Predicted 3D model of a 133-nucleotide RNA (FMN riboswitch aptamer (RFN element)) from Bacillus ectoiniformans.
It matches the Rfam family "FMN riboswitch aptamer (RFN element)". Rfam links the family to the GO term FMN binding.
RNA sequence: AUUCAUCUUCGGGGCAGGGUGCAAUUCCCGACCGGCGGUAUUGAAGUAAUUAAGCUUCUGAGCCCGUGAGCCGAAAGGCAGAUUUGGUGUGAUUCCAAAGCCGACAGUACAGUCUGGAUGGGAGAAGAUGAAG
Numbered sequence: 001a002u003u004c005a006u007c008u009u010c011g012g013g014g015c016a017g018g019g020u021g022c023a024a025u026u027c028c029c030g031a032c033c034g035g036c037g038g039u040a041u042u043g044a045a046g047u048a049a050u051u052a053a054g055c056u057u058c059u060g061a062g063c064c065c066g067u068g069a070g071c072c073g074a075a076a077g078g079c080a081g082a083u084u085u086g087g088u089g090u091g092a093u094u095c096c097a098a099a100g101c102c103g104a105c106a107g108u109a110c111a112g113u114c115u116g117g118a119u120g121g122g123a124g125a126a127g128a129u130g131a132a133g
Base pairs, nucleotide, nucleotide: 002132003131004130005129006128007127008126009125010124017029018028019027031113032112033103034102035067036066037065038064043058044057045056046055047054062101063100070079071078072077083099084098085097086096087095105116106115107114
């Protein structure tokens, strides 16, 4: 280096404006949002010596792979969303450009965005201590 144990902290965003209506942030026009890990030819910064290669740190996909919240069930267990086209390149569904699409449960005028379960849970992230090495 790495592995194991214990502990601490952190750990989700979003209907502006308008229409109809007795009533809608739920319908309609329109607006807005994108958990966590992996995967890059990305971008930024640092590094010694002119540059560069190199090295280090950070960053890098809602719709590719996996995963969490959620739902069903007495349990075992089960269910669980969505992308294309063009460009560059040896190599990209991740970059650039454009056009699309998706979003648990309960409540209520039909909800990704309101209220609630939730002062909850949680994928995981950072750190501390101890042990092995």